[in-house]
RNA sequence: ACAAUGGAGAGUUUGAUCCUGGCUCAGGACGAACGCUGGCGGCGUGCCUAACACAUGCAAGUCUUGGGAGAAAGCGGUAGCAAUACUGCGAGUAAACCGGCGUAAGGGUGAGUAACACGUAGGUAAUCUACCCAAAGGACGGGAAUAACUUCGAGAAAUCGAGGCUAAUGCCCGAUAAUAUUCCUGUGUGGCAUCACACAGGAAUCAAAGCCGAAAGGUGCCUUUGGAUGAGCCUGCGUCCCAUUAGGUAGUUGGCGGGGUAACGGCCCACCAAGCCGACGAUGGGUAGCUGGUCUGAGAGGACGAUCAGCCACACUGGAACUGAGACACGGUCCAGACUCCUACGGGAGGCAGCAGUGAGGAAUAUUGCGCAAUGCCCGCAAGGGUGACGCAGCGACGCCGCGUGGAGGAUGAAGGCCCUAUGGGUUGUAAACUCCUUUUGUGAGGGAAUAAUAACUCGCUAUAGGCGAGCGUGAAUGUACCUCGCGAAUAAGCAUCGGCUAACUACGUGCCAGCAGCCGCGGUAAUACGUAGGAUGCGAGCGUUGUCCGGAUUCACUGGGUGUAAAGGGAGCGCAGGCGGGUUUGUAAGUCGGUGGUGAAAUUUUUGGGCUUAACCCGAAAGCUGCCACCGAUACUGCAAGUCUUGAGUGCAGGAGAGGUUGAUGGAAUUCUAGGUGUAGCGGUGAAAUGCGUAGAUAUCUAGAAGAACACCGAUGGCGAAGGCAGUCAACUGGCCUGCUACUGACGCUCAUGCUCGAAAGCGUGGGGAGCAAACAGGAUUAGAUACCCUGGUAGUCCACGCCCUAAACGAUGGAUACUCGAUGUCGGUCCGCAAGGAUCGGUGUCUAAGCUAACGCGUUAAGUAUCCCACCUGGGGAGUACGAUCGCAAGGUUGAAACUCAAAGGAAUUGACGGGGGCCCGCACAAGCAGUGGAGCAUGUGGUUUAAUUCGAUGCAACGCGAAGAACCUUACCUGGGUUUGAAAGGCUCUGUAAACCGGUGAAAGCCGGCUAGCGUAGCAAUACGCGCGGAGUACAGGUGCUGCAUGGCUGUCGUCAGCUCGUGCCGUGAGGUGUUAGGUUAAGUCCUGCAACGAGCGCAACCCCUGCACUUAGUUGCCAUCAGGUAAUGCUGGGCACUCUAAGUGGACUGCCUACGCAAGUAGUGAGGAAGGUGGGGAUGACGUCAAGUCCUCAUGGCCCUUACACCCAGGGCUACACACGUGCUACAAUGGCCGCUACAACGGGUUGCAAACGCGUAAGCGGGAGCCAAUCCCUUAAAAGCGGUCUCAGUCCGGAUUGAGGGCUGCAACCCGCCCUCAUGAAGCUGGAAUUGCUAGUAAUCGCGGAUCAGCAUGCCGCGGUGAAUACGUUCCCGGGCCUUGUACACACCGCCCGUCAAGCCAUGGAAGCUGGGGGUACCCGAAGCCAGUACUCUAACCCCUUCGGGGGAGGGGGCUGUCUAAGGUAAAACCAGUGACUGGGGCUAAGUCGUAACAAGGUAGCCGUACCGGAAGGUGUGGCUGGAUCACCUCCUUU
Repeated sequence: ACAAUGGAGAGUUUGAUCCUGGCUCAGGACGAACGCUGGCGGCGUGCCUAACACAUGCAAGUCUUGGGAGAAAGCGGUAGCAAUACUGCGAGUAAACCGGCGUAAGGGUGAGUAACACGUAGGUAAUCUACCCAAAGGACGGGAAUAACUUCGAGAAAUCGAGGCUAAUGCCCGAUAAUAUUCCUGUGUGGCAUCACACAGGAAUCAAAGCCGAAAGGUGCCUUUGGAUGAGCCUGCGUCCCAUUAGGUAGUUGGCGGGGUAACGGCCCACCAAGCCGACGAUGGGUAGCUGGUCUGAGAGGACGAUCAGCCACACUGGAACUGAGACACGGUCCAGACUCCUACGGGAGGCAGCAGUGAGGAAUAUUGCGCAAUGCCCGCAAGGGUGACGCAGCGACGCCGCGUGGAGGAUGAAGGCCCUAUGGGUUGUAAACUCCUUUUGUGAGGGAAUAAUAACUCGCUAUAGGCGAGCGUGAAUGUACCUCGCGAAUAAGCAUCGGCUAACUACGUGCCAGCAGCCGCGGUAAUACGUAGGAUGCGAGCGUUGUCCGGAUUCACUGGGUGUAAAGGGAGCGCAGGCGGGUUUGUAAGUCGGUGGUGAAAUUUUUGGGCUUAACCCGAAAGCUGCCACCGAUACUGCAAGUCUUGAGUGCAGGAGAGGUUGAUGGAAUUCUAGGUGUAGCGGUGAAAUGCGUAGAUAUCUAGAAGAACACCGAUGGCGAAGGCAGUCAACUGGCCUGCUACUGACGCUCAUGCUCGAAAGCGUGGGGAGCAAACAGGAUUAGAUACCCUGGUAGUCCACGCCCUAAACGAUGGAUACUCGAUGUCGGUCCGCAAGGAUCGGUGUCUAAGCUAACGCGUUAAGUAUCCCACCUGGGGAGUACGAUCGCAAGGUUGAAACUCAAAGGAAUUGACGGGGGCCCGCACAAGCAGUGGAGCAUGUGGUUUAAUUCGAUGCAACGCGAAGAACCUUACCUGGGUUUGAAAGGCUCUGUAAACCGGUGAAAGCCGGCUAGCGUAGCAAUACGCGCGGAGUACAGGUGCUGCAUGGCUGUCGUCAGCUCGUGCCGUGAGGUGUUAGGUUAAGUCCUGCAACGAGCGCAACCCCUGCACUUAGUUGCCAUCAGGUAAUGCUGGGCACUCUAAGUGGACUGCCUACGCAAGUAGUGAGGAAGGUGGGGAUGACGUCAAGUCCUCAUGGCCCUUACACCCAGGGCUACACACGUGCUACAAUGGCCGCUACAACGGGUUGCAAACGCGUAAGCGGGAGCCAAUCCCUUAAAAGCGGUCUCAGUCCGGAUUGAGGGCUGCAACCCGCCCUCAUGAAGCUGGAAUUGCUAGUAAUCGCGGAUCAGCAUGCCGCGGUGAAUACGUUCCCGGGCCUUGUACACACCGCCCGUCAAGCCAUGGAAGCUGGGGGUACCCGAAGCCAGUACUCUAACCCCUUCGGGGGAGGGGGCUGUCUAAGGUAAAACCAGUGACUGGGGCUAAGUCGUAACAAGGUAGCCGUACCGGAAGGUGUGGCUGGAUCACCUCCUUU
């Protein structure tokens, strides 16, 4: 530069990721259908189903210039009174007949057909062709019939028979005739050939028709040649699925000779031969008209074959021929069959897959229209006739295309609707109204085409071409298209969708219901997913849905895929066919490439131009049709042919290693058995036992013998073999391999469908053998069960020989061969170098790694890298390696190998978690070591359950249960019963109205209801009055709800857990999820710190900072304190005084592994270290990371939604929350002497107090009462602490223990102690004598024990929250239980082991296999019968033409018709088989289905590692034996590699 204009993805497997892989969607298309809707026009298009049955009409006629006959109606004429008769026109017409041409075209349909049917390219030297064109020649002379018609006859009809007449372009005879046909002779040319053609000569045979015209002439006829057109036949190539169709074929294949045809040919026949087709798919079965093209697609392809066009086939079903140029004939004939119709029952008629139309079928497909005006076709000389071909119209939004339903302005952003709400908005929405404008469509009116010319006729011009021109005249559609005018926004919008994919969101209703859904999936009370509404989005006279095809799908991959683990390498080898194949030379030109020619119909498609106002549509031109054929050329590569070479392959020679194979011999150890000896009570076995063996002498031990099987050590990640596999030793026979040297052959090679051979274990058959082991089986255990795991026995089998079987996780889950592509390090065999160490090389066998590859894991010269060749295999999961069929096997079973149905996944690798009856490390009152308890008793308290009118509600493993509740007699109170109130008990707003409230009375259980009396404040004003405030009443919006939802929420809280973790930024690694950091080595209470490190930093946690406590100091001393001084008392800090001490309460200091020693790189650790009040976080508290549990709470509070509103609100009285066969939790008190009781006597701290704490004193046995000082508190009070101590008593008992229960009497609080408070006194004196299984707390001022205070509170703690007193024991240690942290490993878990998940059984539904049979279908075989018809024969019968004879009557012959016979043969029948389909009592498994039964097989070491093959057994998963595999965890050892 030319050319080319074209290729998009998404959802869905997972907690997340990458990959594999299916399913689904977005696009386009349709002869469509259905739903809703529907204004106009143009152009197209319309039975896809029953090739089902058809009423009615029409769809093929025409020619009188081929022929003979020949009407009628009607109108006239003559005669007649008329009837009527005759006659002319009508008319040589109509309708028929003979004859010619046409009817084989056009039109319809797609049943059949897998075929030379179709497509394409050829052949025909193997052919025909009416009409048409060109050319040559010809048409002479005769004859006999027959239809129509007429006369009879038969019949219901259809129709038929007999007699008589007649014509021809109907039929026949004779003549003439060649460039025709056949034969013969000769010559020449061509062809691959059978042969063809030309010329010359000879023989035989075969023609004809007339008509029109006055004529000229025209038109027909006959023969021949050529052309054109059409047709026949033949061939190469192409043309669907099934191999679960592998063998098929007797006219079959070929030949010779005939017949037949237009023509070749087994097309047909006789004879001869035995061929022919087939894995390059014959035969059989299924399906199907083929093509141009149509749809889709970037293309390659895929699917389809309506309309239009070409070819084929068919015409009710089957068969057959006739006529003809052409048919075996859609609207012809004959026969058979089925069906329908007519009938007088004798017999007849019919064929819409022509156009309309009808019924039927179906989801579904139109008018019984107009016209031959145009285009074509037939007939005709023509006029013309015919034409449901065709041209038009009608119906249908069925499709494509075009137009319209108005345009401009218009904000009170109207009303209404819908939504939100901070009551003001948002949206519908310039939308409407309203103003102006326009008139396509509509309607009315007017005008008004093109399509028509080359006919005929008339005229003219040319002059013979029927050429040119003019005139006349012809329109179904049609008064249509179109144009103009009037009117008037007037007449005209729907459908689907709005969770994601996918553009578009809210409200209400519903509540896993109703429903939606293309996939994923929505719906269980806040649904953008259902239904409705508003709004929005998309398309628009349509819009959705359904169906089908292509696309997306590179998801059958030619373009353009894969096979280690996802689906997929055959178990292994040998090897025919096939495919592929080393170097070099020459030839050839099949493949290949180039050029040229022919063809590839038209239409369609593409480009371009044009015509309808545009477009669809139509017309012209070009390109294209990617193909096939022919010719010419090129020769690199492949092929073919002929040479040649040595490197592939092989042979030879010299060496070598080896569990390679087969056969025979032989050896020792062990086991068991037998015999004998010794010897005595056990042995054996297990987690523990038992079965079993043993006093009839076992086990043990010694000696001897027997038998069978397997070969320790060497031995290995070693060797050999094709794989399976192969192991004592020796021998024989034998296969392969490696190395070295190079002599020879000269591509002899690689791979391999079918085939053949080998092929572990188990298993089978026959015969041996049998020691040990050991399916099955038996017994014992275990267990809920235990058809198992464990134990004791034990048979097939395991072994040998021969014969089968033919499968395995037959694995490196990796087919074979060849070449190429960094290295390191072991090892085996050979050769070489070297003294050795060691090294080189060839072949094998391991490990690690580079490049590269891979989804990743990983592979990596032994490839899963880079390439080539050949074979095998895969295409979602399940159903299923099943069924059926076939085949192999003695059987078991093997090989081959589906479908219906069902799911939206199934799967691979890797990641993060979680989990493990996996591993490692570590921590914790986790265990252990201890102390004291709980579980037993009685009581208290809470819970469950039960009860009840109510026993209000919540909390439910740890983490509910002395919990909410720091205190239910009323109240509380939410519950129940009863009585009441209704703008309400409380709040605030508005309107109207009043002026009260208080107080008093009645009634009542109270609440309440009823009544009475009285008559407010402030401001303004003289007052009336007005306004405001307060209060009351009426009304209204509203209040109110401890009603529901803690699974709508906020807040708060519990728990893991005061566990040490949880994350981020940047960087780096990985396709990614993610990883790294945070892992490692140490260390710590700690992700605490150190070191290392592709990480470097940071945040929330840890620690520290805060509070209490332990030491000291400073400051300050009242209410505290009292050493010193003074005073005083019975005594006391009582007083003066003082602030030293204690104490109080503020601050400061102090502790940091700082110092020492040891260890250590450091961090740090250790020490009876030092110092210090305190030592390694001093002790205690507060403080709770990211998160988990839909944890708890709507009854603290707040709050969305829902619900109630004379009640689910509010008030009141009484009751209940306190019930009681029972069960559990938490406590108290005890069971006693470490004690009880009595008496005496000490020492605290924290706190509280005015509605309060209350002293002294008095009374009471006591609870308590009286009393009231003092105290708003370091002052007074609560307030005596108790255990302890001292003394006494009790002496082991249901007690002087224990105090429950009950009786009586009191006290206190309170309106009120009946249900239902606490306390006191007296009396009573229960259970209980230390608590089964099990289980809790605690590591030091702790446990235990002792009392004290406080909150709540009128009163009411054994509970709760605090306080102090006395004051222990033990910790070896981390094996185990529980919980937790980190690392690692496995995983089929991710709702995360309380996970997942398997099989039987039971129930429902679905499809399917088998099955005694039953039914139907198509096809084949054998036989029977055999219509019509062609052909053949014929001695029967009939017979115009022509010939012969003739007495002219006729006879004979040729030829023909009929009949009869034969061959072929449709339909039909019979028989036995095979195949296919349907159905079938019963039966087999399979699939699916929220909550069925039994177990627990698998996933973790899944609790017996799992799995594969096989055998046996068992309710079931399954178990066991035998061989194999790792796709097994864990631990140890060994070897190798990498790094420091």